About this RNA: Transfer RNA from a Candidatus Kaiserbacteria bacterium, 72 nucleotides, folded computationally. Its Rfam family is "tRNA". The family's RNA type in Rfam is transfer RNA. The coordinates come from a structure-prediction model, not an experiment, and the mean pLDDT is 82.
RNA sequence: GCCCUCGUAGUUCAACGGAUAGAACAGCUCACUCCUAACGAGCAAAUCCAGGUUCGACUCCUGGUGAGGGCA
Numbered sequence: 001g002c003c004c005u006c007g008u009a010g011u012u013c014a015a016c017g018g019a020u021a022g023a024a025c026a027g028c029u030c031a032c033u034c035c036u037a038a039c040g041a042g043c044a045a046a047u048c049c050a051g052g053u054u055c056g057a058c059u060c061c062u063g064g065u066g067a068g069g070g071c072a
Stems, first nucleotide, its partner, number of pairs: 001071007010025004018055001027043004048064005
């Protein structure tokens, strides 16, 4: 330098182009308990960036950016 794959809550993962982007763990609050843990109820929390296509984009296209891999 060229090619391929990937980027979504704090973490690990979901989401035919169409629902209010969902779950687990973690966090916070409440309840329970003599106290803690466990268990139970609730709350908060995310689409890497910029354009494009579309009635509608996490999803498709282009460029950028970051990570991993291959070739030279």